RNA sequence: GGGCGCGUAGCUCAGUUGGUUAGAGCGUCGGCAUGACACGCCGGAAGUCGUGGGUUCGAGUCCCGCCGUGCCCA
Numbered sequence: 001g002g003g004c005g006c007g008u009a010g011c012u013c014a015g016u017u018g019g020u021u022a023g024a025g026c027g028u029c030g031g032c033a034u035g036a037c038a039c040g041c042c043g044g045a046a047g048u049c050g051u052g053g054g055u056u057c058g059a060g061u062c063c064c065g066c067c068g069u070g071c072c073c074a
Base pairs, nucleotide, nucleotide: 001073002072003071004070005069006068007067010026011025012024013023019057028044029043030042031041032040050066051065052064053063054062
């Protein structure tokens, strides 16, 4: 330098022909329970979906640039 893939909550990920509230598990915070802790149960917070544009009535999802990262080729 060329090719392919990935980037969604603190972490690991789901979100499959674009469609109306963006989710799960773990973690975290509060409560219940216990003599207490753990487990368990109930509830909450946490994301402008890497970034900037474009298409569309509507974009996490499609298109383009850029950034980061992984693999392959040279």
The RNA shown here (transfer RNA) has 74 nucleotides and comes from a soil metagenome. Its Rfam family is "tRNA". The family's RNA type in Rfam is transfer RNA. Rfam describes the family as follows. Transfer RNA (tRNA) molecules are approximately 80 nucleotides in length.